[in-house]
């Protein structure tokens, strides 16, 4: 990088520290951002692996939070993009499924 499978409900700092101009994947839009943006460091949430208990054919319940990742603006910005239905009635709203990203775990 590329496949495979499970989640993408909620939670947890936009009030620590450094640090100086961007970010919120893409695209249009909306937004945050010198009253301090992105990286790191701290804290925090969770509970994919792993850890410990019962129970099983497979696994499933439960518990804790040392480790291995994640994640920590948003009346909900994985809104909304492609399709397919509804429902107000002219452009909004829901609702299913893709598609594209994101994480975790295995495989190449």
């Nucleotide at each position: 990088c590329u496949c495979u499978u499970a989640u993408u409900c909620a939670g947890a700092g936009u009030c620590g520290g450094u640090g100086g101009a961007g970010g919120g994947a893409c695209a249009g839009a909306c937004c945050c951002g010198a009253u301090g943006a992105a990286g790191c460091c701290c804290a925090g949430c969770a509970a994919c692996c792993a850890u410990c208990a019962c129970a099983u054919c497979a696994u499933g319940u439960g518990a804790a939070a040392a480790g291995g990742u994640g994640c920590u603006a948003a009346c909900c910005u994985g809104a909304u993009g492609c399709a397919a239905g509804g429902a107000a009635a002219a452009u909004u709203c829901c609702u299913u499924g893709a598609a594209c990203a994101a994480u975790a775990a295995g495989a190449g």
The RNA shown here (SAM riboswitch aptamer (S box leader)) has 108 nucleotides and comes from Oceanobacillus arenosus. The coordinates come from a structure-prediction model, not an experiment, and the mean pLDDT is 77. NCBI's taxonomy places the organism under Bacteria, Bacillota, Bacilli, Caryophanales, Oceanobacillus. The sequence was found by an Rfam model in a public genome assembly. The model forms 97% of the base pairs in the Rfam consensus.